[in-house]
RNA sequence: GCAUCCGUAGCUCAGCAGGAUAGAGCGCUCCCCUCCUAAGGGAGAGGUCGGACGUUCGAAUCGUCUCGGAUGCG
Numbered sequence: 001g002c003a004u005c006c007g008u009a010g011c012u013c014a015g016c017a018g019g020a021u022a023g024a025g026c027g028c029u030c031c032c033c034u035c036c037u038a039a040g041g042g043a044g045a046g047g048u049c050g051g052a053c054g055u056u057c058g059a060a061u062c063g064u065c066u067c068g069g070a071u072g073c074g
Stems, first nucleotide, its partner, number of pairs: 001073007010026004019057001028044005050066005
């Protein structure tokens, strides 16, 4: 330099043949339970879906560019 893949909550990831308020587990906060802790149950906070532009009535999802990472080739 070229190609492919990945980037979504603090962490690990799902969702990606466009459509309903963007989700799960763990973690965090509060409550219940318990003599206390753990376990268990309930509730809540936390996201410009890497960034910009475009297509569209509508984009996490499609297109272009770009940033970061991984792998392969040279």

Annotation
Model confidence (mean pLDDT): 80 of 100. The RNA shown here (transfer RNA) has 74 nucleotides and comes from an uncultured Clostridia bacterium. The sequence was found in a public genome assembly. Its Rfam family is "tRNA".